């Protein structure tokens, strides 16, 4: 130094929403701007599908649908989340909101947009790896 085994410890979450480079500035950091990569979304042929056109239509998203109410409230529900991954069991939570603007099915090439925001961490069992320390 490498490999194997054992023990102990450890890892933030939702979401596509991250990384790198350069310039300005400049002790440096941060910030702003630009670019690239990665990730995510939209538009967009043939073929296929399909009918639609005010009860307008459509997109992002888990966030649909039903009951009750004049409405609010409330109750359920498709679906979604709960801390390294996966599985099982129980428990808890969400089930919103926003946008386009008369217009869009799928869709190769191609075109185009975003890269935010909000918050803390349920338990038990099994399983598989990562990192660190010790032997």
């Nucleotide at each position: 130094g490498c490999a194997a085994c054992a023990u102990u410890g450890u890892a933030g979450c939702c979401g596509a929403g991250a990384u790198c480079c350069g310039u300005u500035a400049c002790c440096a950091a941060a910030a702003a701007c630009g670019g690239a990569u990665g990730c995510g979304g939209g538009g967009g042929a043939c073929c296929c599908a399909g009918a639609g056109u005010a009860u307008g239509g459509g997109g992002c998203g888990u966030a649909u649908u039903c009951c009750u109410u004049a409405a609010c409230c409330g109750g359920a529900u498709a679906g979604g989340g709960c801390a390294c991954u996966u599985c099982c069991a129980a428990g808890c939570c969400c089930g919103a909101g926003c946008c386009c603007g008369u217009c869009a099915g799928c869709u190769a090439a191609c075109c185009u947009c975003g890269u935010a925001g909000g918050c803390a961490u349920u338990u038990g069992g099994a399983u598989g790896g990562g990192c660190a320390a010790u032997g």
Background: c-di-AMP riboswitch aptamer (ydaO/yuaA leader) from a Deltaproteobacteria bacterium, 135 nucleotides, folded computationally. The sequence was found by an Rfam model in a public genome assembly. It matches the Rfam family "c-di-AMP riboswitch aptamer (ydaO/yuaA leader)". For this family Rfam cites "New RNA motifs suggest an expanded scope for riboswitches in bacterial genetic control" (Barrick et al., Proc Natl Acad Sci U S A, 2004).